[in-house]
RNA sequence: GCGUCGUUAGCUCAAUUGGUAGAGCAACGGUCUCCAAAACCGUAGGUUGAAGGUUCGAGUCCUUCACGACGUG
Repeated sequence: GCGUCGUUAGCUCAAUUGGUAGAGCAACGGUCUCCAAAACCGUAGGUUGAAGGUUCGAGUCCUUCACGACGUG
């Protein structure tokens, strides 16, 4: 340099051929306890890497760029 894959919540990852962005862990609150842990219940947390394009509608499709991984000359 070229090719492929990846980038979504604090972390690890989902999201069905384009149609309401979710789970687990963590955080916070509650129940329980003398207190704490565990367990159980609940709450909050997202410009879906950036910028454009297509579409009534984009995490999903197209283009460019950034970062990372792998392969290759």
This is a predicted structure of a 73-nucleotide RNA (transfer RNA) from Candidatus Melainabacteria bacterium HGW-Melainabacteria-1. The organism belongs to Candidatus Melainabacteria, within Bacteria. Rfam family: tRNA. It is annotated as a transfer RNA.